Large-subunit ribosomal RNA, domain I from a Polyangiaceae bacterium, 551 nucleotides, folded computationally. The organism belongs to Polyangiaceae, within Bacteria. Its Rfam family is "Bacterial large subunit ribosomal RNA". The coordinates come from a structure-prediction model, not an experiment, and the mean pLDDT is 85.
Context: one part of a larger RNA
């Protein structure tokens, strides 16, 4: 030195564990904000670095309710206190709530600076309190060019807006990589992304829609039709609808004709009358409807998505809640053995090893001063009829439609209908107009150019309950720990590592070595200390000590 054996050191794999994650299901909630949010800065404790809580009234104050013996958060000890006159704690309501932040008196490099601004208080100082941004809307006033008027300006208001928020929704914009085995039309994709807006859902919605000789009857969502019909450098690919089956179920209001009122202008001697704007009535449809004139007839029945009061269940603390002992082993019994009991409760967690009967609970049964909630019912209010004849007044205009160039439709200009907006042209009013995939006729069907509308559907930042052939600390969230922390970066941004003594600290009094160390040896605790806080288990690499053999 090598090989082996034994015992160690180092190291932190493995096993076991879970305080944290991941994914679902069912409910709830679906918003917060100028009454100052979300998010922060700085403070705040007897002593306090961090986290948590709170706000100069600062780990808190008041009231109401629950609860019933301890309490002063994580956090031990010290000091000092609180508490059966009911504390701590839990729930409800309130008070306080610095500064920044939409941030709003002005400014600004956020958490700072400046207003002898206005009003009130105060002792005319100091100081304290409130107010002082913009836009929109309503109301009032002043009032140009320009007489009236308007613009503009000023004042005013318990008026509105603003800013934040995971996904879902609608709209305005809108890629590329990629695929086509290259690439340009095409695809990816109206996706990602940007912007605006709204809601608890959003959007859509009451046929100028389908259909096909038979019909159906708003919209939305699911299954199907169907990878069909089609579209397509007919490549890659894209890809319906009708119809059928389900979920749900709801229909309404206007514009106009006509009538009434009112104001202004024209007109008049004064009226009448005409026009326009506004208000009320009327009216709302496609077997066309309505108006007006006229004839006949009814006086009821249903409905409401509106407003108001009141308010059930439920939610936000909680309460009651059955039944077990012995014995040996052991540090400890819940495991063994013996003998019992409860069960509308043998889900689960804890307890010194595995507990239906020890504890918390569970089944079941109860409970609210206050707040939330809002069922059923109530009140008000609103809506709700007809049949015929005549008349030809009305039935949404720079609209429909056409042309040009685009976009959307599964449909790429194609035979290209349909829908949308840009530019140009430009109708008709029921003897009317649109559609039925060029176009025309016949036929059928439907009434555009105004508006509103629950439910079925989508989503989950947030709250509760439950579940998992999900993970178990290099896994599972980046984060089980002071985690979006430490650290890196000027910045946008990037972004860790790090869990486990023991049943209980019983965390090692005292003695010895040592520097009044570190560390160790005794003693002691403990079932165990090779469980000693560098702490469960403690693999391997790597480093030793002893020993056998070989060299």
């Nucleotide at each position: 030195g090598g090989c082996g054996c034994a015992c160690g050191g180092u190291g932190g794999a493995u096993g076991c564990c879970u305080a944290g994650g991941c994914g679902a299901u069912c409910a709830g909630a679906g918003g917060c904000g100028a009454a100052g949010a979300a998010g922060g800065a700085c403070g705040u404790g007897g002593a306090c670095a961090g986290c948590u809580g709170c706000g100069a009234a600062a780990a808190g104050c008041u009231c109401c309710g629950g609860g019933g013996a301890a309490c002063c958060g994580c956090u031990a000890a010290c000091a000092g206190g609180u508490u059966g006159u009911g504390a701590u704690c839990c729930g409800g309501a309130g008070a306080u709530c610095u500064c920044c932040g939409a941030a709003u008196g002005g400014g600004g490099c956020a958490a700072c600076c400046c207003g002898a601004g206005c009003a009130g208080g105060g002792a005319u100082u100091a100081c304290c309190u409130g107010c002082c941004a913009g836009c929109c809307c309503g109301c009032g006033g002043u009032g140009a060019a320009u007489u009236c008027a308007u613009a503009a300006c000023c004042g005013u208001g318990u008026g509105g807006c603003a800013g934040c928020c995971a996904a879902g929704c609608c709209a305005g914009g809108g890629a590329a990589c990629u695929g086509a085995a290259a690439c340009a039309u095409c695809u990816a994709a109206g996706u990602a992304c940007c912007u605006g807006g709204a809601c608890g859902a959003a959007a859509g919605a009451a046929a100028a829609g389908c259909a096909a000789g038979a019909g159906a009857g708003a919209c939305u969502c699911c299954c199907u039709c169907a990878g069909u019909a089609g579209c397509g450098g007919c490549g890659a690919g894209c890809g319906a609808a009708c119809g059928g089956g389900g979920a749900c179920g709801a229909g309404c209001c206007u514009a106009a004709a006509c009538c009434c009122g009112c104001a202004a202008a024209g007109g008049u001697a004064a009226a009448a009358c005409u026009u326009u704007a506004c208000g009320g009535g009327g009216g709302u449809c496609g077997u066309g409807g309505g108006g007006c004139u006229u004839g006949c007839g009814a006086u009821a029945u249903g409905g409401g998505a509106c407003u108001c009061a009141a308010g059930a269940a439920g939610c936000u603390a909680g309460u009651c809640g059955a039944a077990c002992g012995g014995u040996a082993u052991g540090g400890a019994a819940a495991g063994g053995c013996c003998g019992g009991c409860c069960a509308u409760a043998g889900c689960a967690g804890g307890u010194g090893a595995c507990a239906g009967c020890c504890c918390u609970g569970u089944a079941g049964a109860c409970g609210a001063a206050a707040g939330c909630g809002g069922a059923a019912g109530g009140a008000g209010c609103c809506c709700u009829a007809g049949c015929g004849a005549g008349u030809a007044c009305c039935c949404g205009a720079g609209u429909a439609c056409c042309g040009c160039a685009g976009g959307a439709c599964a449909c790429g200009a194609g035979u290209a209908a349909u829908c949308c907006g840009g530019c140009g042209g430009g109708a008709a009013u029921c003897u009317g107009g649109g559609a039925g995939g060029a176009c025309c006729a016949u036929c059928u069907u439907c009434c555009a150019a105004g508006g509103c509308u629950a439910a079925g559907u989508a989503c989950u930042a947030c709250u509760g309950a439950u579940c998992g052939a999900c993970c178990g600390a290099u896994a599972g969230u980046g984060a089980a720990c002071a985690a979006g922390u430490a650290c890196c970066g000027c910045g946008a941004g990037g972004g860790a590592a790090a869990g486990g003594u023991g049943a209980a600290a019983a965390g090692a009094a005292c003695c010895c070595c040592g520097g009044u160390u570190a560390g160790g040896g005794g003693a002691g605790u403990g079932a165990a200390a090779u469980a000693g806080u560098a702490c469960c288990u403690g693999a391997a690499a790597c480093c030793g000590u002893g020993u056998g053999c070989c060299u």